Record summary
Predicted 3D model of a 72-nucleotide RNA (transfer RNA) from a marine sediment metagenome. Rfam family: tRNA. It is annotated as a transfer RNA.
RNA sequence: GCGCCGAUCGUCUAAUGGCUAGGAUUUCAGCCUUCCAAGCUGAAGGUCCGGGUUCGAAUCCCGGUCGGCGCA
Numbered sequence: 001g002c003g004c005c006g007a008u009c010g011u012c013u014a015a016u017g018g019c020u021a022g023g024a025u026u027u028c029a030g031c032c033u034u035c036c037a038a039g040c041u042g043a044a045g046g047u048c049c050g051g052g053u054u055c056g057a058a059u060c061c062c063g064g065u066c067g068g069c070g071c072a
Base pairs, nucleotide, nucleotide: 001071002070003069004068005067006066007065010025011024012023013022018055026044027043028042029041030040031039048064049063050062051061052060
């Protein structure tokens, strides 16, 4: 330098182009308990960046950034 794959809450992981982006964990608050742990309820927290297509994009297309693999 070229090609391929990938990027979603702090972490892990879902999501036929169409629901308020779901779940687990984490954190916080409450309940329960003599206390702790466990358990129960609630809340907080996310689509890598910039464009394009579309009535509608996490999803499709183009470019970029970062990571992984391969070739040279």
Model confidence (mean pLDDT): 80 of 100.